Model confidence (mean pLDDT): 75 of 100.
This is a predicted structure of a 146-nucleotide RNA (SAM riboswitch aptamer (S box leader)) from a Nocardioidaceae bacterium.
The organism belongs to Nocardioidaceae, within Bacteria.
RNA sequence: AGCUCAUCGAGAGGGGCAGAGGGACACGGCCCGCUGAAGCCCCGGCAACCUGCCGCGAGCCUCCGACGCUGGAGAACCAGCCGGAUUCGCGUGACAUGGUGCCAAAUCCGUCCUGCCGACGAGGGUCGUCGCGGGGAAGAUGAGAA
Numbered sequence: 001a002g003c004u005c006a007u008c009g010a011g012a013g014g015g016g017c018a019g020a021g022g023g024a025c026a027c028g029g030c031c032c033g034c035u036g037a038a039g040c041c042c043c044g045g046c047a048a049c050c051u052g053c054c055g056c057g058a059g060c061c062u063c064c065g066a067c068g069c070u071g072g073a074g075a076a077c078c079a080g081c082c083g084g085a086u087u088c089g090c091g092u093g094a095c096a097u098g099g100u101g102c103c104a105a106a107u108c109c110g111u112c113c114u115g116c117c118g119a120c121g122a123g124g125g126u127c128g129u130c131g132c133g134g135g136g137a138a139g140a141u142g143a144g145a146a
Base pairs, nucleotide, nucleotide: 003144004143005142006141007140008139013043014042015041016040017039021032022031023030026111027110028109029108044103045102046101049099050098053093054091055090056089057088058087062085063084064083065082068081069080070079071078072077107138112135113134114133115132116131117128118127119126120125
């Protein structure tokens, strides 16, 4: 780099260095920026994908309970039950342990396919700063496999 799955209208900024760009790429829009862009550093925060923790449920092949409880008259042993370990699932569980990620605007919007609405136009049609939807593509982030 590529593959699989999930999510993407929520949320969260100050300081220092720096000095003109930035919003992934192309084009078109629309924005942000010398009241300081990108980038780097420090601190802070958001969130809850993974991990850990907590709660609930299930499973029981296995292990533990020197001698758990009940039954098989006693022991051995067997069966059932209970608790724990362990495993799996679920949780709009949280003043969140660690690993990422993120902290203008919907992934800022459109581009390809498709349903509807409005304006304009004789019509083919054109336009609509999210006109209202569905699906792709691309991208981002996480988790996973090779």